[in-house]
RNA sequence: UGUCCAUCAAGAGCGGUUGAGGGAUCCGGCCCUGUGACGCCGCAGCAACCGGCCAAGACCUCCGGGUCGAGGCACGGUGCUACAGCCGGUCACCGAUGGAGGUGAAUCGAAUGACG
Numbered sequence: 001u002g003u004c005c006a007u008c009a010a011g012a013g014c015g016g017u018u019g020a021g022g023g024a025u026c027c028g029g030c031c032c033u034g035u036g037a038c039g040c041c042g043c044a045g046c047a048a049c050c051g052g053c054c055a056a057g058a059c060c061u062c063c064g065g066g067u068c069g070a071g072g073c074a075c076g077g078u079g080c081u082a083c084a085g086c087c088g089g090u091c092a093c094c095g096a097u098g099g100a101g102g103u104g105a106a107u108c109g110a111a112u113g114a115c116g
Stems, first nucleotide, its partner, number of pairs: 001116004007110002013043005021032003026089004044081003049077003052073003057068004085108001090105005
């Protein structure tokens, strides 16, 4: 970096540093932010995707054992710790003419795993 699979309304913050913007991008809205945001570093934590370990149980068996495994732990690899991926934008449907609004999908993005 490409393709594919699953996920994205739950959960989890303090300190140091920096010093003006930030919530991916464009537009609109809303919000965070000199009571110091964003970023970076340290520590702590959340979750359980992958690995590891434990394991109710199921199946096979040449009785030596083998395969699968709900669930658990949080040891290792990622990720995450304002707001739903902050919300909307495109399409379809619902909605009282229009709107507000709602549901689903797509696109884009994040990031796990598999393969190349």

The RNA shown here (SAM riboswitch aptamer (S box leader)) has 116 nucleotides and comes from a Solirubrobacterales bacterium. The sequence was found by an Rfam model in a public genome assembly. The coordinates come from a structure-prediction model, not an experiment, and the mean pLDDT is 84. It matches the Rfam family "SAM riboswitch aptamer (S box leader)". Rfam describes the family as follows. The SAM riboswitch is found upstream of a number of genes which code for proteins involved in methionine or cysteine biosynthesis in Gram-positive bacteria.